The prediction has a mean pLDDT of 83. The RNA shown here (Glycine riboswitch aptamer) has 103 nucleotides and comes from a soil metagenome. The RNAcentral record of the sequence draws on MGnify. Of the family's consensus pairs, 90% are formed in the model.
RNA sequence: CUCACUGGAGAGAGGUGGGCCGCAAGCCCACCCACCGAAGGGGCAAGUGGUCGGCGUGGAGGUCGCGCCGGGCGCAAAUCUCUCAGGUAAAGCGGACAGCGAG
Numbered sequence: 001c002u003c004a005c006u007g008g009a010g011a012g013a014g015g016u017g018g019g020c021c022g023c024a025a026g027c028c029c030a031c032c033c034a035c036c037g038a039a040g041g042g043g044c045a046a047g048u049g050g051u052c053g054g055c056g057u058g059g060a061g062g063u064c065g066c067g068c069c070g071g072g073c074g075c076a077a078a079u080c081u082c083u084c085a086g087g088u089a090a091a092g093c094g095g096a097c098a099g100c101g102a103g
Base pairs, nucleotide, nucleotide: 001103002102003101005099006098007097012033014032015031016030017029018028019027020026034088035087036086040084041082042081043080047075048074049073051071052070053069054068055067056066057065058064
């Protein structure tokens, strides 16, 4: 890393309109509002690597070396954060992550 099995949270059974149908229920689509974070995706720290400026220092000296301070750029994690995607009765599906077994 892969396969199989097992466990696995959160949040409106929201509203409106249309369609399937004679009605209801149910299902589907679109829009609106409210929410969730644990598919996926985006962002960030310490740190680190260059670079610019200042100061100090070594040196005979240099556009050299070292150290400190400040600015800016690159790299850089998550269960943090964003909420794009996805999701929000039960069931089902999905599910970060974890356990057992095998490769």